[in-house]
Notes:
Transfer RNA from Sulfuritalea sp., 77 nucleotides, folded computationally. The prediction has a mean pLDDT of 80. NCBI's taxonomy places the organism under Bacteria, Pseudomonadota, Nitrosomonadales, Sterolibacteriaceae, Sulfuritalea.
RNA sequence: CCGCCCGUAGCUCAUCUGGAUAGAGCACCGGCCUUCUAAGCCGGGGGUAGUGGGUUCGAAUCCCGCCGGGCGGACCA
Numbered sequence: 001c002c003g004c005c006c007g008u009a010g011c012u013c014a015u016c017u018g019g020a021u022a023g024a025g026c027a028c029c030g031g032c033c034u035u036c037u038a039a040g041c042c043g044g045g046g047g048u049a050g051u052g053g054g055u056u057c058g059a060a061u062c063c064c065g066c067c068g069g070g071c072g073g074a075c076c077a
Stems, first nucleotide, its partner, number of pairs: 001073007010026004019057001028044005050066005
């Protein structure tokens, strides 16, 4: 320098042939249970989907730039 993949809740990930409230598990908070803790059960809070722009009636989902991470390749007199 070239190509490909990834970036969604604190963490790990779904959703992604555009469609109406963006979800799960774990973690966290409250309650029940228990002598206490753990486990178990019930309930709850938490995300402008990396960032900027575009297309569209409508974008996590399509297109472009940028940022970050990973992989492969090229160059290395």
The sequence is in RNAcentral, with records from ENA.